[in-house]
């Protein structure tokens, strides 16, 4: 620089669940709390994946009522790929 990751050592994140708040939801965020993780650090860029408040279409004799089925512009980096930054040690 490059690859790798000890039962090292100094340190980081925080699943599931519980309690408050935001939101339509998904879900976030704080606080408790550890399932794990070596980028579980950061970017929705691509693919998955979750939601539809709302918007399109269709049907009910239908601009306003109902019901279905589609749609991200809402979300998930702790579902993968990619980019990009890095401790500490090891060859």
């Nucleotide at each position: 620089u490059u690859u790798c990751g000890a039962c090292a050592a100094a340190g980081g994140c925080a699943a599931a669940c519980u309690c408050a708040a935001u939101g339509a939801a998904a879900a976030u965020u704080g606080a408790g709390g550890a399932c794990g993780c070596a980028a579980a650090g950061c970017u929705c860029c691509a693919g998955g994946u979750c939601u539809u408040c709302g918007g399109u279409u269709u049907g009910g004799u239908a601009u306003u009522c109902c019901a279905a089925a589609c749609c991200a512009u809402g979300a998930c980096g702790g579902c993968u790929g990619a980019g990009u930054u890095a401790c500490c040690g090891a060859a």
Molecule: c-di-GMP-I riboswitch aptamer
Organism: Acetivibrio thermocellus